[in-house]
Context: one part of a larger RNA
RNA sequence: UUGGGCGUAAAGCGAGUGCAGGCGGUUCAAUAAGUCUGAUGUGAAAGCCUUCGGCUCAACCGGAGAAUUGCAUCAGAAACUGUUGAACUUGAGUGCAGAAGAGGAGAGUGGAACUCCAUGUGUAGCGGUGGAAUGCGUAGAUAUAUGGAAGAACACCAGUGGCGAAGGCGGCUCUCUGGUCUGCAACUGACGCUGAGGCUCGAAAGCAUGGGUAGGGAACUGGAUUAGAUACCCUGGUAGUCCAUGCCGUAAACGAUGAGUGGCUAAGUGUAGGGAAGGUUUCCGCCUCUCAAUUGCUGCAGCUAAACGCAUUAAGCAAUCCGCCUGGGGGGGUACGACCGCAAGGGUUGAAACUC
Numbered sequence: 001u002u003g004g005g006c007g008u009a010a011a012g013c014g015a016g017u018g019c020a021g022g023c024g025g026u027u028c029a030a031u032a033a034g035u036c037u038g039a040u041g042u043g044a045a046a047g048c049c050u051u052c053g054g055c056u057c058a059a060c061c062g063g064a065g066a067a068u069u070g071c072a073u074c075a076g077a078a079a080c081u082g083u084u085g086a087a088c089u090u091g092a093g094u095g096c097a098g099a100a101g102a103g104g105a106g107a108g109u110g111g112a113a114c115u116c117c118a119u120g121u122g123u124a125g126c127g128g129u130g131g132a133a134u135g136c137g138u139a140g141a142u143a144u145a146u147g148g149a150a151g152a153a154c155a156c157c158a159g160u161g162g163c164g165a166a167g168g169c170g171g172c173u174c175u176c177u178g179g180u181c182u183g184c185a186a187c188u189g190a191c192g193c194u195g196a197g198g199c200u201c202g203a204a205a206g207c208a209u210g211g212g213u214a215g216g217g218a219a220c221u222g223g224a225u226u227a228g229a230u231a232c233c234c235u236g237g238u239a240g241u242c243c244a245u246g247c248c249g250u251a252a253a254c255g256a257u258g259a260g261u262g263g264c265u266a267a268g269u270g271u272a273g274g275g276a277a278g279g280u281u282u283c284c285g286c287c288u289c290u291c292a293a294u295u296g297c298u299g300c301a302g303c304u305a306a307a308c309g310c311a312u313u314a315a316g317c318a319a320u321c322c323g324c325c326u327g328g329g330g331g332g333g334u335a336c337g338a339c340c341g342c343a344a345g346g347g348u349u350g351a352a353a354c355u356c
Stems, first nucleotide, its partner, number of pairs: 003326004007308002012322001014201004021194003025088007033081002035077008049065006091191001092188003095184005103177007110154001115149007125136002162169002206247006215241001220236001222234002258321002261318001263317002267298004274291002277288004302310002328356003337349004
């Protein structure tokens, strides 16, 4: 490589978009590149195989055949694939009418709490712990009241609730803006699926420049604990956490599960947002049934080397496209090289000796 695999054993790129490529709905006609049939030529001989014969047999040798699965040319077939033309509407998209939502960006704004500042009251403690101490406090703290400042986060609502491709998104208001769902069936007429490279997005930490800094708080300091204590606990506390702009490009980036399929395959029961119908009601609403769809649970067939489990949200049954795995553990996600990066004890790619 083939075969076989990828939830947990090795293995799904963190996510999207998309050029090339691969694959692709229904009907009619044409064509004949693929495909199929026939013929001709060629496919050296020897060898192999079959058969007949010659050395007394055999090895060996000779004759004939088969085979040479291929290539070329010609003639034909037209189901399938391709190509060309014409058409269709169910895939896909558009339109119209509605719906829900922490989807994104910017601007404004609100209350609670913490801290700090000022002032009043007030006096000896406060704080902290398993117990203490460091620390703060008679230069008046803690507590309490009033006023002010600043930053960050948004209690309750809140929900296996919602939205988003993923990362993720939560006070309120406004502006701009993306997507989704339902109904109608008006329009386009296969415009689709996947997607190597490429491009874009991508938590936290980190980096650069400039701001900001209330609280928490790596590093660091001190106090404890301890045999020691470079920790756990405590008093402090810088970077950072926040904002703007630019980089970084990684996570147990997880559902450890690639994408799409108006493909197929028992049931039962909740849930979010719509639509249609019926019952009840003055209305709001409530109840029942059904369709499509969201998010959960239980569970059959089936699956899983095996188990756990999965089970219409599949890990079942299928076809398409991409990514990845290949004796194991260590060496090692290291070295070397290349590319990216301002840098990073950074990233991507990624060995071997040796060893068990």